RNA sequence: UAUAUCCUUCGGGGUCGGGUGAAAUUCCCAACCGGCGGUGAUGAAGCUGCUGCUUCUAAGCCCGCGAGCUCUUUGCGAGCAGGAUUUGGUGAGAAUCCAAAGCCGACAGUGAAAGUCUGGAUGGGAGAAGGAUGGU
Repeated sequence: UAUAUCCUUCGGGGUCGGGUGAAAUUCCCAACCGGCGGUGAUGAAGCUGCUGCUUCUAAGCCCGCGAGCUCUUUGCGAGCAGGAUUUGGUGAGAAUCCAAAGCCGACAGUGAAAGUCUGGAUGGGAGAAGGAUGGU
């Protein structure tokens, strides 16, 4: 330095205010929120031979993954379900920058239909950090 196994810790946010109604944080107006990995023309810092390099940081709607269900040799695994972006600008180049306008949100429950309430869940989890051991 790369890699295998194991251990520990960490690992999700959000209905202000109003309308209708017998009843709605579920409808209507309005408000609010954005997990993980990748990519990336962002920004910052440092180094430098001035060409670049390193570190941190940068997408809900680009790619992939996670929460549910089924099967299962209970382990890995396989399958199913479940979402969304355009326009303009700059530029050699933008699904990521800048501006504007949009859009989306598992499952079960409910006095009335839920991204935000309650529940499965003191659970699981994409993964992240640190450590131990072995091998090169």
Overview
Predicted 3D model of a 136-nucleotide RNA (FMN riboswitch aptamer (RFN element)) from Ureibacillus terrenus. Model confidence (mean pLDDT): 79 of 100. It was read from a public genome assembly, where an Rfam model found it. The source organism's lineage runs through Bacteria, Bacillati, Bacillota, Bacilli and Ureibacillus.